[in-house]
RNA sequence: UGAAGCAGGAAAGGCAAUCGCUUGCUCCUAUUAGGGUGCAAGAGGAAAGUCCGGGCUCCGCAGGGCAAGGGUGGUCGCUAACGGCGACCGGGGGUAACCCCAGGGAAAGUGCCACAGAAAAUAGACCGCUAUCCUGCAAAGGGUAGUAAGGGUGAAACGGCGAGGUAAGAGCUCACCAGUUUCCAGGGUGACCUGGAAAGCUAGGUAAACCCCACCCGGAGCAAGACCAAUAGAGGGGCUUAAAGGGCGGCCCGUCCUGCCCCUGGGUAGGUCGCUUGAGAUGACAGGCAACUGUUAUCCUAGAUGAAUGAUUGCCACCUGGCAGGGGGUAACCUCUGCCAGAAACAGAACCCGGCUUAUGACCUGCUUUGGCCC
Numbered sequence: 001u002g003a004a005g006c007a008g009g010a011a012a013g014g015c016a017a018u019c020g021c022u023u024g025c026u027c028c029u030a031u032u033a034g035g036g037u038g039c040a041a042g043a044g045g046a047a048a049g050u051c052c053g054g055g056c057u058c059c060g061c062a063g064g065g066c067a068a069g070g071g072u073g074g075u076c077g078c079u080a081a082c083g084g085c086g087a088c089c090g091g092g093g094g095u096a097a098c099c100c101c102a103g104g105g106a107a108a109g110u111g112c113c114a115c116a117g118a119a120a121a122u123a124g125a126c127c128g129c130u131a132u133c134c135u136g137c138a139a140a141g142g143g144u145a146g147u148a149a150g151g152g153u154g155a156a157a158c159g160g161c162g163a164g165g166u167a168a169g170a171g172c173u174c175a176c177c178a179g180u181u182u183c184c185a186g187g188g189u190g191a192c193c194u195g196g197a198a199a200g201c202u203a204g205g206u207a208a209a210c211c212c213c214a215c216c217c218g219g220a221g222c223a224a225g226a227c228c229a230a231u232a233g234a235g236g237g238g239c240u241u242a243a244a245g246g247g248c249g250g251c252c253c254g255u256c257c258u259g260c261c262c263c264u265g266g267g268u269a270g271g272u273c274g275c276u277u278g279a280g281a282u283g284a285c286a287g288g289c290a291a292c293u294g295u296u297a298u299c300c301u302a303g304a305u306g307a308a309u310g311a312u313u314g315c316c317a318c319c320u321g322g323c324a325g326g327g328g329g330u331a332a333c334c335u336c337u338g339c340c341a342g343a344a345a346c347a348g349a350a351c352c353c354g355g356c357u358u359a360u361g362a363c364c365u366g367c368u369u370u371g372g373c374c375c
Stems, first nucleotide, its partner, number of pairs: 001371009013316007021042005027036003044346001048357002051355005056221004069217005074088005089103001090101004104212002109210002111206003126151002128147008159177002162174003178202001180199008225273004234264006244258005280299008319342010
């Protein structure tokens, strides 16, 4: 000085003025869900997607088990819990720092394996090779049988390589190597690792295909749920018969409804609670490789409901570019001052937490790896 890897920080900053919004407290006014003064507080690292896991609420359920359905899948830990996190194991990628893995079972069974190729899983004869027979003067051609060593196709052709063997060949036999299964010894809490022996000669891939194994899961969600309660209905009681109308009835009488008041129950609009003090935040110390946990001190940090958290102006600070000037240096370049211009992302709480995932302009810090140059 270049290129990378990992971890972290901060997110239009500060001050002032003016005009506004929401909540809490105080005071005034006076109103019924009010109005006003003053003070204080007022979005995020993801508040997002709503993908997992919990708290909380209601419903269901005696307890336990089975089935169905869904999910998870190396081991050991952490946690309220998890499909999350940490450490480690195994596999893969990278020169390395480091990164990725849906990582149980394919030797329980079933299915599938495009294109190409003769053949794609009880293997397979297209070319080639070998033996033999036939035709032919010959060159050559054909039939039958054997053959997986060689060629060719493919992501994949049923262990690799050498020797023996054979008509030619072949784990057909042998040595070595790789792999599988079983057993033994040692190490580790464990996944697993290291070493040895035997067997059969070798077993393709695919389970986010069916399936098998182990483990987990009751349902719905703050529009949960609780309370208060206009107007208009419903039920009951009382009052007036002054007037009128209507139903029953042929008419009178009678009775009922339409009126007013009170009570009761459900409950719409609307309002209140749930609502923000909580698996809380920060610091110190202790335990642990770490995730995390414990002790202690301090702090209180938005609660809206057509949904507040805003707008304008000025000054200062920060970043980038250009111009001018000064300083350092052989140079590239670095640095200071002044002026001008410009940029500034993704996105916004809605019951609350723990995660994951996705979006994010211009930046800043630390550690590590690696290349080049100089001493």
This is a predicted structure of a 375-nucleotide RNA (Bacterial RNase P class A) from a Deltaproteobacteria bacterium. Rfam family: Bacterial RNase P class A. Rfam classes the family as a ribozyme. Of the family's consensus pairs, 95% are formed in the model. The sequence was found by an Rfam model in a public genome assembly.